[in-house]
RNA sequence: UUCUUAUCAAGAGAAGCUGAGGGAAUGGCCCUACGAAGCUUCAGCAACAGAUUGCAACUGCAAAACUGUGCUAAAUCCACCGAUUAAAUUCGAAAGAUGAGAA
Numbered sequence: 001u002u003c004u005u006a007u008c009a010a011g012a013g014a015a016g017c018u019g020a021g022g023g024a025a026u027g028g029c030c031c032u033a034c035g036a037a038g039c040u041u042c043a044g045c046a047a048c049a050g051a052u053u054g055c056a057a058c059u060g061c062a063a064a065a066c067u068g069u070g071c072u073a074a075a076u077c078c079a080c081c082g083a084u085u086a087a088a089u090u091c092g093a094a095a096g097a098u099g100a101g102a103a
Stems, first nucleotide, its partner, number of pairs: 001103008013042005021031003026079003043072003048068003052063004076095001081092003
């Protein structure tokens, strides 16, 4: 990088350095010198994989949070493509993100 698969309306930020962008792309709409992005430190959230414990019994439910990740503005911020509805809307897909597995 590609493929497969699961999840994506919950949750959780301070400090230091630095200094203008950021929210994937497009269109909106937002955030931002009361400090963006980035880096560092500390903290937190969650429970995907491994390990652990209990129940169950054929790989399930629950607990916990040791390890590896991940995450800590707004629903993946909203829409985009298709279906549905008188409308509001709702559902699905695509794209994207993250985990696990494979090439």